TPP riboswitch aptamer (THI element) from a Chloroflexota bacterium, 116 nucleotides, folded computationally. Its Rfam family is "TPP riboswitch aptamer (THI element)". About the family: Vitamin B(1) in its active form thiamin pyrophosphate (TPP) is an essential coenzyme that is synthesised by coupling of pyrimidine and thiazole moieties in bacteria. The previously detected thiamin-regulatory element, thi box was extended, resulting in a new, highly conserved RNA secondary structure, the THI element, which is widely distributed in eubacteria and also occurs in some archaea. Analysis of operon structures identified a large number of new candidate thiamin-regulated genes, mostly transporters, in various prokaryotic organisms. The THI element is a riboswitch that directly binds to TPP to regulate gene expression through a variety of mechanisms in archaea, bacteria and eukaryotes. through a variety of mechanisms in archaea, bacteria and eukaryotes. For this family Rfam cites "Thiamine derivatives bind messenger RNAs directly to regulate bacterial gene expression" (Winkler et al., Nature, 2002). Of the family's consensus pairs, 92% are formed in the model.
RNA sequence: AUAUAGUUUCGCGGGAGCUCGGGCGAGCCGGGCUGAGAGGGCGGACACAGAUCCUCCGCCGACCGUUGGAACCUGAACCGGGUAAUGCCGGCGCAGGGACGAACAGGAGUCAUCCG
Numbered sequence: 001a002u003a004u005a006g007u008u009u010c011g012c013g014g015g016a017g018c019u020c021g022g023g024c025g026a027g028c029c030g031g032g033c034u035g036a037g038a039g040g041g042c043g044g045a046c047a048c049a050g051a052u053c054c055u056c057c058g059c060c061g062a063c064c065g066u067u068g069g070a071a072c073c074u075g076a077a078c079c080g081g082g083u084a085a086u087g088c089c090g091g092c093g094c095a096g097g098g099a100c101g102a103a104c105a106g107g108a109g110u111c112a113u114c115c116g
Stems, first nucleotide, its partner, number of pairs: 001113002006104003010101001011066004017033006023054001025053001027046001040060006068111001072097003078091004
């Protein structure tokens, strides 16, 4: 200097992984890792004598994101590092997608970006 902004018991979008132990099993109970969040409630599907298993779906809730959009998805059974392990970290990434509505408040602070 530019531009933006806050709130919502409104709306919309989104994910829920890895791992150890217990358990005739109640699709259950407890611990560890990363994270904002790792499934709290209700309902349904399918499965149910199997133990190399303990799932999936919908609605609600919590949490995050909502175009200044890495919330989240694809690429991806990707690449490098690291870990007990993992979508753990970094790269990929100026890649391709992604919610871009309403009401109220504000005209300011902070962040961000650009220039010196």